Small-subunit ribosomal RNA, central domain from an uncultured prokaryote, 349 nucleotides, folded computationally. It matches the Rfam family "Bacterial small subunit ribosomal RNA". Gene Ontology terms of the family: structural constituent of ribosome and ribosome. Model confidence (mean pLDDT): 89 of 100. RNAcentral holds the full RNA, with entries from ENA.
Context: one part of a larger RNA
């Protein structure tokens, strides 16, 4: 390389979007590039491979076919693809009418807690733990009781419940804003899948500037433990946590499961639409969109998966190929730095 695979054995890119290619619904007409048939040229001997012949045989030697699975050109088939044109509506999109939702973005504001501040009332304690100490307290502390100031976060509601492509989204309100679902119609008429480069978006930590700072808290200190205790338990505590803008590109970025698509027993909960019959009921029943549990074929080394497939196909990306050496070194690229990405080898078992 063929090929065999990627849920846990090695292997789905964190996720979109989108170039190039790849691949592409029904049907009529044409063309005849692929694709099939003949023909003609060419396809060097020599070798292989068959039928002969000649060294006593063999090797060798030689004679004739066969072969050379090519290319060139012709001359005919049209069923698939491919090109042209032309129709069509099942994909696939748009317009009406409804609906659900912590989807994003900017403003606003509410209320309970904790910590500071005043100030009262009151007095010896408090806190903390396994036990204590450190630490706070008579310069009146915990505690209570009103007043104020800041920041951050939104208990119940709360759900294998919504909602997002992913990473995430959670008090209320205003405005801007995507996506989605479900109905009956009406239009476009393949406008479509996929995506190599590219681009965008992207937990938490970090990193640059200003701002902020209540709680919590890496580094740190101090008190315990201990044989030590650079730990875990305590009392403090400083980046950071928050906001503006700019960078960083990674996480066990997970469902450890790439996107799309067709097709393949049921049964039960839940969520958002629409429908039917009524005996109007905390109901049944079809139905379609999500999201769980359980289960038959199947399917897997087994666990297990099972219409949200790990089943049966098909399109097209990306990746695996023994363990260490190593996600390292070297080069690029990218980044302020931290570093990231792309990725060896010698060696060794």
């Nucleotide at each position: 390389c063929u090929g065999g695979g990627c849920g846990u054995a090695a292997a789905g890119c964190g996720c979109g979007c989108g170039u190039a290619g790849g691949c592409g619904g029904c049907u009529u007409u044409u063309u005849a590039a692929g694709u099939c048939g003949g023909a003609u040229g060419u396809g060097a001997a020599a070798g292989c491979c068959c039928c002969g012949g000649g060294c006593u045989c063999a090797a060798c030697c030689u004679g004739g076919g066969a072969a050379c699975u090519g290319c060139a050109c012709c001359c005919g088939a049209u069923a698939c693809u491919g090109g042209a044109a032309g129709g069509c509506u099942a994909g696939a999109g748009u317009g009406c009418g409804a609906g659900a939702g912590a989807g994003g973005g900017a403003g606003g504001u509410a209320g309970a807690a904790u910590u500071c501040c005043a100030u009262g009332u009151g007095u010896a304690g408090c806190g903390g733990u396994g036990a204590a100490a450190u630490g706070c307290g008579u310069a009146g502390a915990u505690a209570u009781a009103u007043g104020g100031a800041g920041g951050a976060a939104u208990a119940c509601c709360a759900g294998u419940g919504g909602c997002g492509a992913a990473g995430g989204c959670g008090g209320c309100c205003u405005c801007c804003u995507g996506g989605c679902u479900c109905g009956a119609c009406a239009c476009u008429g393949a406008c479509g899948c996929u995506g190599a480069g590219g681009u965008g978006c992207g937990a938490a930590a970090g990193c640059g500037u200003g701002g902020g700072g209540a709680g919590c808290a890496a580094a740190c200190a101090g008190g315990a433990u201990u044989a030590g205790a650079u730990c875990c338990c305590c009392u403090g505590g400083u980046a950071g946590u928050c906001c503006a803008c700019g960078c960083c590109g990674u996480a066990a970025a997970c469902g450890a499961u790439g996107u799309c698509u067709a097709c393949u027993a049921g049964c039960u909960g839940u969520u958002g639409g629409g429908g039917u019959a009524c005996u109007u009921g905390a109901g049944a029943c079809c139905u379609u969109g999500g999201u769980a549990g359980c289960g038959c074929a199947g399917c897997u080394a087994a666990c297990g998966c099972a219409c949200u497939a790990a089943g049966u196909a098909g399109a097209c990306c990306g990746c695996c190929u023994g363990g260490g050496g190593a996600g390292u070194a070297c080069g690029g690229c990218c980044g302020c730095a931290a570093g990231g990405u792309u990725a060896a080898a010698a060696c060794u078992c």